Context: one part of a larger RNA
């Protein structure tokens, strides 16, 4: 090379467009690279494998035939792969009409709660806890009305509902670009599927610069609890949480299950739509599409459990795995402001 594998055992790249690559729909017609088939040429000798012979045997040794599975030209074959022309509609796409959504990026507006702020009533409490206390209050708190500021989230709808490639999206209304899907005609005519690198995008927390800061809340600082609390509970409370620009590139980024197609019982919710029956007309009942949920049968699996949303059955193409520790560690070398990511070993050890 061949060979086994990745859902939980070791192993799917965080996600997606997409370049080489690699693969790739139906029909003709030709070409002859791959491919088969034949002839010629080579393919040193030894060796090796058969025969037959010398050495008493044998090992060796010699003669001969095979063999050298290769390569090179000619010659022919045209099914398949490939090329090359023409052509076709099922794949794939445009283009019409619906239809649906927390999908994105901008601006604008609400209400309810929280604190703080200023008045009013009003008095001796309050908070907080297993139980206190630190804390606040006669300079009038809490509590309660009436006014104001200001940040931040968006109660109920809300639902194994919905979008969205993934991270992820949830008050309302506008503006602007996308997407997914149903439907019945028209066009285009293989325009496709995967992707090495390399680009995008990519939770929090963290860094930079500048705004913001109501609650909340690492460090911090006080009360408690304990033998003792560098903790859990309390009272505080900064950075961060928020915006804007720009890094950073990581997660149990998880369905721990790459993407694409085809296929291989059924059942029962649901959510987008379409056709059909039926009705005054909605309902409800039947089909089909496309998502998303349960059960469950071949099949698969070590089992657990997967089952048309596969972990059944088959292709294509990437990606990754090969005892446990050493280590996701050193060391180089990219990137980054850093903290740190990426890539990734050995020795020794069991």
């Nucleotide at each position: 090379c061949u060979g086994g594998g990745c859902g939980u055992a070791a192993a799917g790249g965080g996600u997606a467009g997409g370049u080489a690559g690699g693969c790739g729909g139906g029909a003709u017609a030709u070409u002859a690279a791959g491919u088969u088939g034949g002839a010629u040429g080579u393919g040193a000798a030894a060796u090796c494998u058969c025969a037959u012979g010398g050495c008493u045997c044998a090992a060796c040794c010699a003669u001969g035939a095979a063999a050298c599975u290769g390569c090179a030209u000619c010659c022919a074959a045209a099914a398949c792969u490939a090329g090359u022309a023409u052509u076709c509609u099922u794949g794939a796409g445009u283009a019409c009409g619906g239809a649906u959504g927390a999908g994105g990026a901008g601006a604008a507006c609400g209400g309810a709660a929280u604190u703080c702020c200023u008045a009013g009533u009003g008095u001796a409490g309050g908070g907080g806890u297993g139980a206190a206390a630190u804390c606040u209050g006669u300079a009038g708190a809490u509590a309660u009305u009436a006014g104001g500021a200001a940040g931040a989230a968006c109660a109920c709808c809300a639902g194994u509902g919905g979008c969205g490639a993934a991270g992820g999206c949830g008050g309302u209304u506008c503006u602007c670009a996308a997407a997914u899907u149903c439907g019945a005609u028209a066009c285009u005519g293989a325009c496709g599927c995967u992707g090495a690198g390399a680009u995008a995008c990519g939770a929090a927390a963290g860094c930079u610069a500048g705004g913001g800061u109501a609650g909340c809340a690492a460090a911090c600082g006080g009360g408690a609890u304990u033998a003792g609390a560098u903790a859990c509970c309390c009272c505080g409370g900064u950075a961060g949480u928020c915006c804007u620009a720009g890094c950073c590139g990581u997660a149990a980024a998880c369905g721990u299950u790459g993407u694409a197609c085809a296929c291989u019982a059924g059942g029962u919710g649901u959510u987008a739509g379409a056709g059909g029956u039926a009705u005054c007309g909605a309902c409800c009942c039947c089909u089909c599409u496309a998502g998303u949920g349960c059960c469950g049968u071949c099949g698969c699996u070590a089992a657990c459990g997967c089952a048309u949303u596969a972990a059944g059955u088959g292709u294509a193409c990437c990606g990754c795995c090969u005892g446990g520790g050493g280590a996701g560690u050193a060391u180089g070398c990219u990137c980054g402001c850093a903290g740190g990511a990426g890539u990734a070993a050995a020795a020794c050890u069991c």

Predicted 3D model of a 350-nucleotide part of an RNA (small-subunit ribosomal RNA, central domain) from an uncultured organism. Its Rfam family is "Bacterial small subunit ribosomal RNA".